Context: one part of a larger RNA
RNA sequence: CGACCCUAGGUCAGGUGGGAACACCCGCAGAGUUUAAGCAUAUCAAUAAGCGGAGGAAAAGAAACUUACAAGGAUUCCCUUAGUAAUAGCGAGCGAACCGGGAAGAGCCCAGCUUGAGAAUCGAUCGCCCUCGGCAUUUGAAUUGUAGCAUGGAGAAGCAUCCUCAGUGACGAACCGGGCCCAAGUCCCCUAGAAGGGGGCACCAGAAAGGGUGAGAGUCUCGUCGUGCCCGGACCCUAUCACCCCACGAGGCGCUAUCGAUGAGUCGGGUUGUUUGGGAAUGCAGCCCAAAUCAGGCGGUAAAUUCUGUUCAAGGGUAAAUACGGGCAAGAGACCGAUAGCGAAAAAGUACAGCGAGGGAAAGAUGAAAAGGACUUUGAAAAAUGAGUCAAAGAGUGCUUGAAAUUAUAGGGAGGGAAGCGGAUGGGGGCCGGCGAUGCGCCUGGUCGGA
Numbered sequence: 001c002g003a004c005c006c007u008a009g010g011u012c013a014g015g016u017g018g019g020a021a022c023a024c025c026c027g028c029a030g031a032g033u034u035u036a037a038g039c040a041u042a043u044c045a046a047u048a049a050g051c052g053g054a055g056g057a058a059a060a061g062a063a064a065c066u067u068a069c070a071a072g073g074a075u076u077c078c079c080u081u082a083g084u085a086a087u088a089g090c091g092a093g094c095g096a097a098c099c100g101g102g103a104a105g106a107g108c109c110c111a112g113c114u115u116g117a118g119a120a121u122c123g124a125u126c127g128c129c130c131u132c133g134g135c136a137u138u139u140g141a142a143u144u145g146u147a148g149c150a151u152g153g154a155g156a157a158g159c160a161u162c163c164u165c166a167g168u169g170a171c172g173a174a175c176c177g178g179g180c181c182c183a184a185g186u187c188c189c190c191u192a193g194a195a196g197g198g199g200g201c202a203c204c205a206g207a208a209a210g211g212g213u214g215a216g217a218g219u220c221u222c223g224u225c226g227u228g229c230c231c232g233g234a235c236c237c238u239a240u241c242a243c244c245c246c247a248c249g250a251g252g253c254g255c256u257a258u259c260g261a262u263g264a265g266u267c268g269g270g271u272u273g274u275u276u277g278g279g280a281a282u283g284c285a286g287c288c289c290a291a292a293u294c295a296g297g298c299g300g301u302a303a304a305u306u307c308u309g310u311u312c313a314a315g316g317g318u319a320a321a322u323a324c325g326g327g328c329a330a331g332a333g334a335c336c337g338a339u340a341g342c343g344a345a346a347a348a349g350u351a352c353a354g355c356g357a358g359g360g361a362a363a364g365a366u367g368a369a370a371a372g373g374a375c376u377u378u379g380a381a382a383a384a385u386g387a388g389u390c391a392a393a394g395a396g397u398g399c400u401u402g403a404a405a406u407u408a409u410a411g412g413g414a415g416g417g418a419a420g421c422g423g424a425u426g427g428g429g430g431c432c433g434g435c436g437a438u439g440c441g442c443c444u445g446g447u448c449g450g451a
Base pairs, nucleotide, nucleotide: 024055025053026052027051028050035042039089065072066071076103077102078101079100087093108316109315110263120146121141122140123139124138127135128134129133155259156258157256158255159254162252163251164250165249167243168242169241170240172238175233176232177231178230179229180228181226185201186217187200188199189198190197202219203218210222211221212220268289269288270287271286272285273284274283296311297310298309299308352359372399375386377384378383
């Protein structure tokens, strides 16, 4: 010096998902204001604040149900039942269910028996393939039990005879996202700064929804109409066609001198608390006692005996109808139109104030186009002065319109007992209207008459 081995900082496969958000949902925990014209049970309320957990929905759900009928048949939601039954200092109040009518509709799986001619089951690893998976390798889990069959509506086993099939691919439709095409005047005259207005003459319409363009545009422009066209995705369901009908099988009907397991500190009882419309206790929870298998639960008044009806708890999964002041994405309106409508049309939960929790505003509009006033004169500048732009500056940057109190200037009017107010009559000024040619005023000439 190099290699190898161990190793820190550092990095990573695999595993975990604690946090945020929280409109709707589930569970726990849980008041008081209030009402009772006072107040303690009651009510507010099985609500609010608080804690925990999810999903696009959640929860519930295939009867230990309802009933008492000629019975119905999972759950959820709506109407009704019904302000009824019931409950309640039987006061204030509170308050369901069954039936019936609708929305939606959907059924199932374990544990508990004996595969015993053979754990037939599953994971990891490595390799290959036609890659939501399949085959093979090496190992592990598992007999203190992984598969198959089977779940009370039954079912298994045996016998008998017939009947019915699953899957894959292509294309289309439907669904989602993106892109594209597409009718008909800018004809004449007038007004205007500008035509899209008025008048005339035309055209399209499966398009006269809407927006823009110097004022009200079907035909200028973007669109609209055309379930028109193209590309991509997703393929649960759906129409048609093709392949496979191999393989192990799967399912159904019938018969029987066969078998037939069903969830425990659970049900139930006592007691305490709470809750409910649930009343000699509706549900839940704590403590004590504590089961059965011709058993057990329920049958809205406690108990005994007996009969009867209905179900099968103490294991699990399940779409739709339903909810939604949060999030994402659309569409609309007999809604508001800048003191309204969200607090917020805008650099708004901003500025600002408060130690903090929390509180919390005001503020929209030049013009069609900046053409946003070159230049001149005065001034240190601000500003003014002419000039210029514009349809308009009587639109000059917090600039459309531009009220009122208030101020300045110009003109007019009034004057002791404040101004103001009510009434009668008269006068003055300004502005406007009506009548007016058989009229009114003035000038010149002629004739007649008069003073």